This is a predicted structure of a 71-nucleotide RNA (transfer RNA) from a Candidatus Micrarchaeota archaeon. Rfam family: tRNA. It is annotated as a transfer RNA. The coordinates come from a structure-prediction model, not an experiment, and the mean pLDDT is 82.
[in-house]
């Protein structure tokens, strides 16, 4: 210094232009002889700036940080 991939709740992950979704994890019930097992409810998120579009997590550019490879 170049290239390619990658960023999503607290954690791990799906989304491929049209309400952002599972799991775990926190709160609150419910059931049980208890319960860390099951079950209802609820909580929390699109890396930051632009652009493009009737809409952008998604496409385009530029920036930080990771991870790899080349030098």
């Nucleotide at each position: 210094g170049c290239c390619a991939c990658g960023a999503u709740g607290g954690u791990g992950u799906a989304g491929c232009g049209g309400c952002a979704g599972c799991a775990c994890g926190g709160g609150g019930g419910c059931c049980u002889g208890u319960g860390g097992a099951g079950c209802c409810c609820u909580u929390a998120g699109c890396c930051c700036g632009g652009g493009u579009u009737c809409g952008a997590a998604u496409c385009c550019c530029g920036g930080u940080c990771g991870u790899g490879g080349c030098c």